Two RNAs folded together computationally: RNase P RNA and transfer RNA, 453 nucleotides in total. The prediction has a mean pLDDT of 80. Rfam match: Bacterial RNase P class A. Rfam links the family to the GO terms tRNA processing, dimeric ribonuclease P complex and ribonuclease P activity.
RNA sequence: CAAGUGGGUCAGGCGAUCGCGGUCGGCUCGCCGCCGGCUGAGGAAAGUCCGAGCUCCGCAGAGCGCGAUGCUGGGUAAUACCCAGGCGGGGUGACCCGACGGAAAGUGCCACAGAAAACGACAGCCACUCUGUAAGUGGUGAUGGUGAAAAGGUAGUGUAAGAGACCACCAGCGGCCCGGGCAACCGGGCCGGCUCGGUAAACCCCACCGGGAGCAAGAUCGAAUAGGAGGGCGUGGCGCACACGCGUCAGGGGGUUGCUCGCUCCCAAUGCCCUCGGGUAGAUCGCUAGAGGCUGCCGGCAACGGCAGCCCCAGAGAGAUGAUCGCCACCCGACGAAGUCGGGGACAGAACUCGGCUUAUCGAUCCACUUGGAGG
RNA sequence: GCCCCCGUCGUCUAGAGGCCCAGGACGCCACCCUUUCAAGGUGGAAAUCGCGGGUUCGAAUCCCGCCGGGGGCACCA
Numbered sequence: 001c002a003a004g005u006g007g008g009u010c011a012g013g014c015g016a017u018c019g020c021g022g023u024c025g026g027c028u029c030g031c032c033g034c035c036g037g038c039u040g041a042g043g044a045a046a047g048u049c050c051g052a053g054c055u056c057c058g059c060a061g062a063g064c065g066c067g068a069u070g071c072u073g074g075g076u077a078a079u080a081c082c083c084a085g086g087c088g089g090g091g092u093g094a095c096c097c098g099a100c101g102g103a104a105a106g107u108g109c110c111a112c113a114g115a116a117a118a119c120g121a122c123a124g125c126c127a128c129u130c131u132g133u134a135a136g137u138g139g140u141g142a143u144g145g146u147g148a149a150a151a152g153g154u155a156g157u158g159u160a161a162g163a164g165a166c167c168a169c170c171a172g173c174g175g176c177c178c179g180g181g182c183a184a185c186c187g188g189g190c191c192g193g194c195u196c197g198g199u200a201a202a203c204c205c206c207a208c209c210g211g212g213a214g215c216a217a218g219a220u221c222g223a224a225u226a227g228g229a230g231g232g233c234g235u236g237g238c239g240c241a242c243a244c245g246c247g248u249c250a251g252g253g254g255g256u257u258g259c260u261c262g263c264u265c266c267c268a269a270u271g272c273c274c275u276c277g278g279g280u281a282g283a284u285c286g287c288u289a290g291a292g293g294c295u296g297c298c299g300g301c302a303a304c305g306g307c308a309g310c311c312c313c314a315g316a317g318a319g320a321u322g323a324u325c326g327c328c329a330c331c332c333g334a335c336g337a338a339g340u341c342g343g344g345g346a347c348a349g350a351a352c353u354c355g356g357c358u359u360a361u362c363g364a365u366c367c368a369c370u371u372g373g374a375g376g
Numbered sequence: 377g378c379c380c381c382c383g384u385c386g387u388c389u390a391g392a393g394g395c396c397c398a399g400g401a402c403g404c405c406a407c408c409c410u411u412u413c414a415a416g417g418u419g420g421a422a423a424u425c426g427c428g429g430g431u432u433c434g435a436a437u438c439c440c441g442c443c444g445g446g447g448g449c450a451c452c453a
Base pairs, nucleotide, nucleotide: 001372002371003370004369005368006367007366008365009364010363012328013327014326015325016324017323018322020040021039022038023037024036025035026034027033042347046358047357049356050355051354052353053352054214055213056212057211061261062260063259064258066210067209069207070206071085072084073083074082075081086100087098088097089096090095101205102204106203107202108199109198110197122144123143124140125139126138127137128136129135152170153169154168156166157165171195172194173192174191175190176189177188178187179186180185218285219284220283221282228276229275230274231273232272233271235250236249237248238247239246240245251267252266253265254264255263256262278452279451280450292311293310294309295308296307297306298305299304330344331343332342333341334340335339377449378448379447380446381445382444383443386402387401388400389399394433404420405419406418407417408416426442427441428440429439430438
């Protein structure tokens, strides 16, 4: 210098004029309004894909089902996220990617082709019957062909021909032992011919986790209307008691937001559930000080944690955060140069709040590293 | 804001790992019939299965991420 890898930061600045939301102060008895001060989007505010806080329903108890996750260890409020490590794959490399438990628990599937898709003999080879090259019976996975995938590989022994049938080496698997590591796993030794196809983003098995709904949650106040119509489910026995009623057993209905049991409420009051119809589209709280931010030190490889100091950083309710002009900075193009002129600035926009993931994004800049070339 | 559902010829749809480079109906085009039109008959065209990636030998179908469209949810009595 060129090409690249990983990570971080920013998302133009200043001024003037006009305009908007929130809040505080003043004028005002007060409202409205006016004036002044302060403050006013993001790295993704997005998708709503995960995890929580918070709120209500309610008790969350058991079993089944359903859903989610899936190497190991750690971090965290929690996670499907993050960090570190292991294994597998890719790259010369920095580095990147991985739905990465189990196919040796069971079941299913593997189209077409092929003999056979895992209970297999089409051709070929060999033996026997036979006069026979034909035909039949049997053996054989070594050869061919098919297919995405064909029953460990090579050489040898052996055999009628063959075959882990046997032997040596290699590859894999399983068991035991030793060493390292918390572990996943890695290295080594011995034994067993064990050679067992793929698929779990097919059912399933194993481990672990999950009550449901969501700020239109929910709380308080207020206004208005027809407490309207239809449908469904709606009590029996026994005991006490003069009766109202109470208790108990069984049954029915609602809730437990998949089912069963269990639990709980109700059973004549016009109750509960569903559908349709009617009315209001108001105010306040929830609402923003929080698993908050920044800086420094300490612990840890890191994610992260601890301590100290400093700071306050939007809260609307049809929904504000904008527009124009000037100067400067950045990028691009033209003119021979200083310079001038023209053009450009993305993706997008809070709505209860956080932690992640994913997706969109003109660019600028910093740090660390790799490969190649050149020079000293 | 929150919660669900759906995307296949021009339109409506079938499909649920291979028999599907996707079938049917209406519509469209050509021919036959008819003096002509309609009806009828025969034939044909028309689909990147919304897009991208993955699993598998193989994906419209299974999984993940985007894109587009549709629906529902307030309170009172």